RNA sequence: GGUCCAGUGGUGUAGUGGUUAACAUGCCUCCCUGUCACGGAGGAGAUCGCGAGUUCGAUCCUCGUCUGGACCG
Numbered sequence: 001g002g003u004c005c006a007g008u009g010g011u012g013u014a015g016u017g018g019u020u021a022a023c024a025u026g027c028c029u030c031c032c033u034g035u036c037a038c039g040g041a042g043g044a045g046a047u048c049g050c051g052a053g054u055u056c057g058a059u060c061c062u063c064g065u066c067u068g069g070a071c072c073g
Stems, first nucleotide, its partner, number of pairs: 001072007010025004018056001027043005049065005
């Protein structure tokens, strides 16, 4: 330098054009308990790496770019 893959709450993942972006775990509050843990109920937290384009509508499709990874030279 070329080809391909990935980037989504703090962490690990799902969702692949359409009303509230879902699950697990973590965090906060309450209940439970003599206390902690376990268990139960509720809550906060991601404008989906960034920018542009296509579309009535983009996490999803296209292009550019950044970061990480694999392979080729």
Molecule: transfer RNA
Organism: Erysipelotrichaceae bacterium